Model confidence (mean pLDDT): 77 of 100. A computed fold for a 115-nucleotide RNA from Flammeovirgaceae bacterium UBA7330, annotated as SAM riboswitch aptamer (S box leader).
[in-house]
RNA sequence: GACUUAUCAAGAAAGGUCGAGGGACAGGGCCCUGUGACACCUUGGCAACCUGAUCGAAAACCAGUCGAUUUCCGGUGCCAAUUCCCAAUUCGUCAGCAGACGGAGAAGAUGAGUG
Numbered sequence: 001g002a003c004u005u006a007u008c009a010a011g012a013a014a015g016g017u018c019g020a021g022g023g024a025c026a027g028g029g030c031c032c033u034g035u036g037a038c039a040c041c042u043u044g045g046c047a048a049c050c051u052g053a054u055c056g057a058a059a060a061c062c063a064g065u066c067g068a069u070u071u072c073c074g075g076u077g078c079c080a081a082u083u084c085c086c087a088a089u090u091c092g093u094c095a096g097c098a099g100a101c102g103g104a105g106a107a108g109a110u111g112a113g114u115g
Base pairs, nucleotide, nucleotide: 002114003113004112005111006110007109008108013043014042015041016040017039021032022031023030027086028085029084044079045078046077049075050074052070053069054068055067056066057065083107089104090103091102092101093100094099
């Protein structure tokens, strides 16, 4: 990198290094940034995907599966703004048009799994 699946409107920053752009994505907007952003490192934290613990369901038992609770050594992840917003797709409703609202999808991110 490919496929499957779940989630993505909540939450959580200090210090150090560096020195110019950064916020994935045509385009548009808005924002962060020499009062040092982005990135990296350390520490701290958030969260509850996996793992742990407890309880329950079908089930003869175990294993496994599903659900709930806990927030738990550990594995990841995350710690500006909704995945920053629109859009690059489509459908529905309303509407004479312009357009408004809503849904789904695509793309992306992260977890778990598969080959």